A computed fold for a 121-nucleotide RNA from Firmicutes bacterium UBA5324, annotated as c-di-AMP riboswitch aptamer (ydaO/yuaA leader).
It matches the Rfam family "c-di-AMP riboswitch aptamer (ydaO/yuaA leader)". Rfam describes the family as follows. This family represents a conserved RNA structure found upstream of the ydaO and yuaA genes in Bacillus subtilis and related genes in other bacteria.
Lineage of the source: Bacteria > Bacillati > Bacillota.
The coordinates come from a structure-prediction model, not an experiment, and the mean pLDDT is 77.
It was read from a public genome assembly, where an Rfam model found it.
RNA sequence: AAAGGUAUUAAGCCGAAUCCGCAAGGUACGGGGGAACCAAUUGAUGGGGUGAAACGUAAUGUGGGGCUGUCCUUCAGCCCUAACCCGGCAGCUAACCUCGGAGGCUAGGGAAGGAGAGUUG
Numbered sequence: 001a002a003a004g005g006u007a008u009u010a011a012g013c014c015g016a017a018u019c020c021g022c023a024a025g026g027u028a029c030g031g032g033g034g035a036a037c038c039a040a041u042u043g044a045u046g047g048g049g050u051g052a053a054a055c056g057u058a059a060u061g062u063g064g065g066g067c068u069g070u071c072c073u074u075c076a077g078c079c080c081u082a083a084c085c086c087g088g089c090a091g092c093u094a095a096c097c098u099c100g101g102a103g104g105c106u107a108g109g110g111a112a113g114g115a116g117a118g119u120u121g
Base pairs, nucleotide, nucleotide: 011106012105013104014103019026020025029100030099031098032097033096038091046089047086048085049084050083054062055061063081064080065079066078067077068076070115071114072113073112074111075110
């Protein structure tokens, strides 16, 4: 000096998951159940929910999702496509009822077009 590791600060990312409060508790935000009307009708192979996490092939895949520091579209690059829950049962759904409001991670990086915001005159 380079590479690597650890810690701290700031900034940032996935996600509904932020904020107030000594606490209890509340809260931005997010999910489920639940009429009429409409839709659908049982079962075989049960069915259903959160979530991007589905479909398919002999094999290769297709589709979907995130990041690139205001936003949108396209291109380019990098990555993900899990896990858990209900328990024979749930279409939509006003009133109403009910639940969550966590956790994890990061040094690396763009381009074209369009739009928006702020400041000054």